[in-house]
Molecule: transfer RNA
Organism: Candidatus Poseidoniales archaeon
RNA sequence: GGGCCGGUAGAUCAGGUGGAAGAUCGCUACAUUGGCAUUGUAGAGGCCGCGAGUUCAAAUCUCGCCCGGUCCA
Numbered sequence: 001g002g003g004c005c006g007g008u009a010g011a012u013c014a015g016g017u018g019g020a021a022g023a024u025c026g027c028u029a030c031a032u033u034g035g036c037a038u039u040g041u042a043g044a045g046g047c048c049g050c051g052a053g054u055u056c057a058a059a060u061c062u063c064g065c066c067c068g069g070u071c072c073a
Stems, first nucleotide, its partner, number of pairs: 001072007010025004019056001027043005049065005
C1' cells in the first nucleotide's frame, strides 16, 4: 500500500429483506432477610465510530475518512 471482517447501553453481543433499537451481565431504587447473599419488581443508561449521498423514511443501502483485527505484498 491492497483485500476481507468488525465499530450499536458501563461490559459482552443481537438487530432476515430500510418503517426508527434490544438481550445478558453490571448500576440505582424498592420488596424479600435479624443482616448479607440469592431471588423478584421497577428504573436510569444509546450523537448506532465521523461526514456526505440515495430515499417519504437509514443502525440497515452507496461513497469518503478514522479506529481495531486478520490476510497478502